[in-house]
RNA sequence: AGAGUUUGAUCAUGGCUCAGAUUGAACGCUGGCGGCAUGCCUAACACAUGCAAGUCGAACGGUAGCAUAGCUAGCUUGCUAGUAGAUGACGAGUGGCGAACGGGUGAGUAACGCGUAGGAAUAUACCUUUUUGUGGGGGACAACUUUAGGAAACUGAAGCUAAUACCGCAUAAUAUCUUCGGAUAAAAGCUGGGGACCUUCGGGCCUGGUGCAAAAAGAUUAGCCUGCGUCCGAUUAGCUAGUUGGUAGGGUAAAGGCCUACCAAGGCGACGAUCGGUAGCUGUUCUGAGAGGAAGAUCAGCCACACUGGGACUGAGACACGGCCCAGACUCCUACGGGAGGCAGCAGUGGGGAAUAUUGGACAAUGGGCGCAAGCCUGAUCCAGCAAUGCCGCGUGUGUGAAGAAGGCCCGAGGGUUGUAAAGCACUUUCAGAAGAGAAGAGGGGGCUGAUGUUAAUAGCAUUGGAACCGGACGUUACCUUCAGAAGAAGCACCGGCUAACUCUGUGCCAGCAGCCGCGGUAAUACAGAGGGUGCAAGCGUUAAUCGGAAUUACUGGGCGUAAAGCGCGCGUAGGCGGAUAGAUAAGUUGGAUGUGAAAGCCCUGGGCUCAACCUGGGAACUGCAUCCCGAACUGCCAGGCUAGAGUACGAUAGAGGAGUGUGGAAUUUCCGGUGUAGCGGUGAAAUGCGAAGAGAUCGGAAGGAACACCAGUGGCGAAGGCGACACUCUGGAUUGAUACUGACACUGAGGUGCGAAAGCGUGGGGAGCAAACAGGAUUAGAUACCCUGGUAGUCCGCGCUGUAAACGAUGUCAACUAGCCGUUGGAGGACUUGAUCCUUUUAGUGGCGAAGCUAACGCGAUAAGUUGACCGCCUGGGGAGUACGGUCGCAAGAUUAAAACUCAAAGGAAUUGACGGGGGCCCGCACAAGCGGUGGAGCAUGUGGUUUAAUUCGAAGCAACGCGAAGAACCUUACCUGGCCUUGACAUCCUUGGAAUUUCGCAGAAACGUGAAAGUGCCUUCGGGAGCCAAGAGACAGGUGCUGCAUGGCUGUCGUCAGCUCGUGUCGUGAGAUGUUGGGUUAAGUCCCGCAACGAGCGCAACCCCUAUCUCUAGUUGCCAGCGAUUCGGUCGGGAACUCUAGAGAGACUGCCGGUGAUAAACCGGAGGAAGGUGGGGAUGACGUCAAGUCAUCAUGGCCCUUACGGGAUGGGCUACACACGUGCUACAAUGGCAGGUACAGAGGGCAGCAAUACCGCGAGGUGGAGCUAAUCCCAGAAAACUUGUCGUAGUCCGGAUUGGAGUCUGCAACUCGACUCCAUGAAGUCGGAAUCGCUAGUAAUCGCGAAUCAGAAUGUCGCGGUGAAUACGUUCCCGGGCCUUGUACACAUCGCCCGUCACACCAUGGGAGUGGGUUGUACCAGAAGUAGGUAGUCUAACCGCAAGUUGAGGGCGCUUACCACGGUGUGAUUCAUGACUGGGGUGAAGUCGUAACAAAGGUAACC
Repeated sequence: AGAGUUUGAUCAUGGCUCAGAUUGAACGCUGGCGGCAUGCCUAACACAUGCAAGUCGAACGGUAGCAUAGCUAGCUUGCUAGUAGAUGACGAGUGGCGAACGGGUGAGUAACGCGUAGGAAUAUACCUUUUUGUGGGGGACAACUUUAGGAAACUGAAGCUAAUACCGCAUAAUAUCUUCGGAUAAAAGCUGGGGACCUUCGGGCCUGGUGCAAAAAGAUUAGCCUGCGUCCGAUUAGCUAGUUGGUAGGGUAAAGGCCUACCAAGGCGACGAUCGGUAGCUGUUCUGAGAGGAAGAUCAGCCACACUGGGACUGAGACACGGCCCAGACUCCUACGGGAGGCAGCAGUGGGGAAUAUUGGACAAUGGGCGCAAGCCUGAUCCAGCAAUGCCGCGUGUGUGAAGAAGGCCCGAGGGUUGUAAAGCACUUUCAGAAGAGAAGAGGGGGCUGAUGUUAAUAGCAUUGGAACCGGACGUUACCUUCAGAAGAAGCACCGGCUAACUCUGUGCCAGCAGCCGCGGUAAUACAGAGGGUGCAAGCGUUAAUCGGAAUUACUGGGCGUAAAGCGCGCGUAGGCGGAUAGAUAAGUUGGAUGUGAAAGCCCUGGGCUCAACCUGGGAACUGCAUCCCGAACUGCCAGGCUAGAGUACGAUAGAGGAGUGUGGAAUUUCCGGUGUAGCGGUGAAAUGCGAAGAGAUCGGAAGGAACACCAGUGGCGAAGGCGACACUCUGGAUUGAUACUGACACUGAGGUGCGAAAGCGUGGGGAGCAAACAGGAUUAGAUACCCUGGUAGUCCGCGCUGUAAACGAUGUCAACUAGCCGUUGGAGGACUUGAUCCUUUUAGUGGCGAAGCUAACGCGAUAAGUUGACCGCCUGGGGAGUACGGUCGCAAGAUUAAAACUCAAAGGAAUUGACGGGGGCCCGCACAAGCGGUGGAGCAUGUGGUUUAAUUCGAAGCAACGCGAAGAACCUUACCUGGCCUUGACAUCCUUGGAAUUUCGCAGAAACGUGAAAGUGCCUUCGGGAGCCAAGAGACAGGUGCUGCAUGGCUGUCGUCAGCUCGUGUCGUGAGAUGUUGGGUUAAGUCCCGCAACGAGCGCAACCCCUAUCUCUAGUUGCCAGCGAUUCGGUCGGGAACUCUAGAGAGACUGCCGGUGAUAAACCGGAGGAAGGUGGGGAUGACGUCAAGUCAUCAUGGCCCUUACGGGAUGGGCUACACACGUGCUACAAUGGCAGGUACAGAGGGCAGCAAUACCGCGAGGUGGAGCUAAUCCCAGAAAACUUGUCGUAGUCCGGAUUGGAGUCUGCAACUCGACUCCAUGAAGUCGGAAUCGCUAGUAAUCGCGAAUCAGAAUGUCGCGGUGAAUACGUUCCCGGGCCUUGUACACAUCGCCCGUCACACCAUGGGAGUGGGUUGUACCAGAAGUAGGUAGUCUAACCGCAAGUUGAGGGCGCUUACCACGGUGUGAUUCAUGACUGGGGUGAAGUCGUAACAAAGGUAACC
C1' cells in the first nucleotide's frame, strides 16, 4: 500500500466482499512447562449453609461461663462440690466511639448526574495550633430480683441500683438575640506515680497522662451555585400556574419558590423547548498516518442503588447494603392467635445462557475500626486452587549419516518424491522427575538495661541507644547443586483466483463446498480420501463484535448536464456573507506569564526480576479551561467622511410583456331559399353513416362559436408558466444617452408568501369545430387497440379551487477574471458619401464554430460544464417506494412530508467492437424480372418417416438428411432375429508337449460340428538342430460394427470461389480500440489508380497447372490417302508423309495498336487485325473463421463397459413387411406423335477366370461353335434422335404401358420368401396436373442415344461421352442470399436475442382490519398506612417552679384532629408492543397459463412525462 466482483472487451460511477489489528469472548480439533494478568457481558432472577463490624473493664453496675492462687467440705497423694469479684479476665446489660468507611452492582438517571473552569451564603466527629474553664447539686432507668402472658418472636407489672447516661443551678472570654437598657446559653470524669502535710484511712493534696466544656484558626471532608461540554428522533412544535419575578414571613448548616401569603404576568423554545427512545459519566481502552470512529470489563475518580414503593429517627455525617417504621410481592416457621427474612459483600446453590472459577489459607505484609496499650476484629487485603481466557518466555533434542534402505505416493516404466528425513554412529540434559541445600518479603513490638526532657522526684510519661526474646499464610517458595536417560512432551488450518502452497483416486448438478467471484451434469489442482506442499505453532481454525481498508457522510477529504443529486419560477423574514478611507476599541485573533489539567495508563529514558511480559524512578505529554499582560495587520463593534456596487431624477427607443373594452375578415358547421340528379362519404380494401322525404355539388341569405393564414425569422417580450388579427384605455419591466442626487442602502435566502402549462373539481353561462368515455363498422386467432362513421364530458367565458409536468438548457442565484472568428435583434457614437447605403467602435440580448482549460467520455468553451468568491437547495447501491403509517393542505381526485421489514450482487453512465433491424445509401448473384423445360395430379422405380415384426441392423435430419453411407442385401455381404453350438477362442505374440503339412471316403446332422476308416512321412543342416505348418494344454492375453463425434485425430459438408481476414512499425485515444482496410473513381475481385497519419507486409483474388479452340515443328503404325500405279473395289495392296489424326515440343492474347470518355490516372466504350478480345470456354485450386455441423459403422484413438459373452462358428429368416405421408426419378397422357419399311452420321470407354466376329439353330431372350484380339490392328458395336416412304386421324385411341395368367432364357450350390430378360395373352391409372415449388444465360436449356465403375447375376441410380440444338435478360421496385459504408440498440448463447403484466401454486416479511390482551404515561376524582409539622376541650406525667394547695404554672408522653403523601380504586385520554377472521399490494421461487407492452431511423401505432 491494495485486491476480487457489473462488460464480448473498456473507462468512469457505485455497492458488496477480502487481506490487518483487537476482544472479559464462545465453539471444534489438539495440548509439555513456567511467569504475569484476567474470569456471570445473560435473570438489578430466586437463594440453603458458613463467614463479611466490631471494640473499649483505663466510663459503669456487676459476675453467667473459663482460668489462677487462697480458704472450706467430702475424700483415693488428686478429683469433686462450695466460698470473698480477690485476681486474670468477661457472657448479657448501661454508656462511649465505630457501624455514613471499606466491599458489591449499574437498575434508574439525558440530569449541574458527570467532565472542566470558576464562585459564595455554609457545616465539618476524629486530627493540629491557640485561649479559657472543668465549680456545686438532683432525680431516674436497664442489668438484677419477684411475678404475669405467649407455641415462638417477645412483652407487661412491681421492686433495687451505678456511671464519662439524664436534668437544673453557678460562672461567660466568646457566640446569639436586642426595645441598645439588657437578656439567653457549658462542662465529666478516668488513670499512673508520690516526698512533705491533713485524713473519717475511702482519700484529700501534688504531679504526669488522658478525657470533657466554650471559643478562634488550620487541615480534611461534605453540602450549595454558575459558564462551557455531554446520544438519537421534528412522522415530538409549541411548553409552563409555584409556572417567571417582586414584597413579607417560614424553613435549612447554608443562597434560593425550598415552602406560604399577597402583587405583577411573566419564563422557555427552530442556536430545537416539550415529548418519546436509548444510556451510569470520566481518566482511559481498541482502531486509525492523522482527523476521526467505536467502547466505558479489570485499575482509578465521581454518581446512583441495596427485594419493590414511601417515610422519618439517631448522628459531625444517612433519609442508612449486613438499622428502624409502614405498604406490596415472594419465601420460611406456626400451637392459626401470630411471627421471621432480604448475598447487586466472600465462597457456594438453583435458574437463565454459547459462556465465566474454591462453600480454600492467613491476618505474616499493606490498610481500616476500637482501645493508654497489649491486643481483638477485618471474605478489605495478601496468598493458594480451577480455566491455553489473554500476553510473555522455554522446551519437545544436537551433530554426523546415501545403500539416496524399506514402505507410501506419482510415473512418459527410465525414474521422481517423501528425504539426511529414518535407521545407524557420536554427543548434550534446558524443562518435567528424584535427592539435597536454600534467600528476600520483618519495618517493628513488649519486658530488661543506659542517656536526655518533664517533675519536688532516682516514680510515671515522651524521645533516643544496647543485647537477648517474640513474629511468614504463601512454602515441599524463588534461586542453586547433584543423579539418570533422547529419555516424558506437536498439533491445527489451508493448497481455483483474491492468497503462500499440486498431484492421484473416488463421486457424477448426486453427495457436498462456498468470505466474494463461483465449483460439482464421467478425465473436478474448488466435493471426499490419500501422497506431497504452504502457513502458524501449544496452539490452530470457525463464529460473534469493533475500527481499518471506505475519499463509501468527504473538517482534514466527495459530488449534483447524461451515472444518485438544482426546489417549476419569483418576492422576501431570520440567518450567512459583504466596496473603499482615516480614527477609536480590543470580542474574535497573535505572543508571553501564572494557575489548573489527580494517580495509573500512552511516549521517552534509567533501574529490578537470567530475558521478556511484568514491576519501578525520573521526564515529557495531557493539543483543554481560567486569569493577567504586551500587540493591533485582518474580521467584528463604535462614530466620521468617500463613490467605482446599488438606487433615484430627466430625455429617448424596441417589443406576440400584462389587464380591460370594442371592432374585423377568411374558413368550418347549421338553418332558409334557388339551380340540379344519383349518388355522397370513407379506406390498404371495405363497411357502418348520409341520400328520391332530393344528399353531395353549386349560388344567395342568415345564425353562432372558436381560432387568428400570409407577415414569421435558432426574430421579439416576460422571473417562470407563457405571449401572435386590429383599435383604444390602464399598467409592469428592460435598454440607451448625458448630467445631477442618495451614500453600501448590496448579494443570497431556512421557514413564509405570491405566480404557476395541460388535465381535473365546484358554480353560472356558452357550445361552431375538435374530441376522453361510449356506440357502431372494419382488421384480427382474439382486438375492450391502431383505421373508419358518429358522439358526451371537456376544450371557450366569469368567479372559486387544484399546485402538478421530460415545469428541460435534464445545467440554482449573484459577482469578478480568462484567445479569437462568423451571423442576427434593439440602442448610442464615429468616418465617407448628394443620398439609399456601406464601413467601423461600443453596449444590452440571441445563435453557430472554436483556443486554453475542464470532463469518465459525450461534450462545454465570455450565455462555461474554465479559474475563483458568497449564499441556498439536493445526493449517498438496485428493488421494496416516492409506497405504508402519521401529520399538513384539498370538495374530491389527490398533493406534500416520508420510512421499515424483506430481497439481490449488482442496478446505472459514456464510449468500443460485433451482431441484428418489417433503418438508410451503394453494389453483386438464374435472387427477382424476361423466357424455356419441369416437380406438385397418374402408374411404376428408389430413399425416408410412420406402422408392423422375433428381426424389419446402424447412421444421415431445414438450406447443408431423404436414387444419402450403399460403385449394386437371393446365400455371402450382415452389423439384426430364431433355435442349435465353441470358450486362450476365427485372428496376433510368448511357453510346454506331440505331430509333416495335407488329402480321400463312410455314418448322423439343417449346417457348424461330431464320429470312424484310409492315404501321406516333406524342406535346410556344420547332424547339435533350425524354418514353416497342424493338434493338445496352461496363462498372460485376444476379440467387440458395444457407449461417448459433447473427450479426440484424420477426412468431409456449409456460408462460398463470397472478397474478404490479418500483422509489424508509426500516429491518435486514459482505455477497449481506431487508423492502415475509410474517401473519389474503377473492377469479376481489398482488381487497379488518385487522395489521405500513415508506411509496408502476409493469407486470400489474379497468374503459374490440366483439358479445349488456331497455327508451326518433329514423328508416321495398328491411324491417314492429295497425287501415281494395282485392285477381289474393302486404304485392300504398292507407295506416299501432303491432309485428318495421334502425342511431344513450341507459337499465339498483352487492353499490345487506333479513336473516344475520364483527373492527363486506373479504367471503360467503340474499332482494326486475329482461330480466339478484354479472367476466350471448362476443370483443379476453397483465406481467417462459423455451425460443440457430419462421421468412434472406412481408419486411428482417450476413457468407460462385456469376457462360457455385448466375443466366435453355422442354418434358416430379416434388412425386400404395408391402412398411410414426404423427397428424388423413370414412363406417359400423344399427330413437332405412335407403328412399319428404308437410308446416314459420333465420341468416349471396356475386354484374357475377358470381349467375342463369320456361320448355323430359336419368333425372341438366347443356344451351338470359337476366327480374331493382352487391343489407334480384333471384339463389345446395329448409335439414336435425324432424313425418307407408308399408315393411323383426336379416340382412353394403332396413345399409355401398370397389373395379372401362361410359356421360357440366362447367371448362380441355390432365383419360394426375393433376380434380370424373352415370347404369347391381359391392357389399370393417366386427356398436361390446386396451393405451392425447382433447374437453366450458349454449344447452355431441352431432346437423343452410347459407354463405364460396382458386378456371378441384378439400374429408371451414379459417373462420363458425343448427336440435334433454342428462347430471353427492359431492368434492380420487390422476394432470397451476400459484400462495403452509415445509423439506432435495453442484443453479446448476439433476433431461434432480450423482455413486460395479469392469472394459478408454494414460501417470506409487511400495511389495513370488527376487535382482543399487555406495558408506559397525562388528566379529573376517591382514598389515605407509616411518618413529619400544626392544633388540642380527652388522658397520663420523676427532675424545674411553687404562697406547698398543685381537679396545676411551664414542659412532656399517649390519644384525637388538620395539612402533605406511598400503595390502591374509578372515569377519560395519549402512546407503544403483541395478537386477529378477512383483506391489500410487495418480494422470491422449476422449464405453469394468456398474450407480446418495451429495446432497431418506423420493435411493426415513434417513445416517454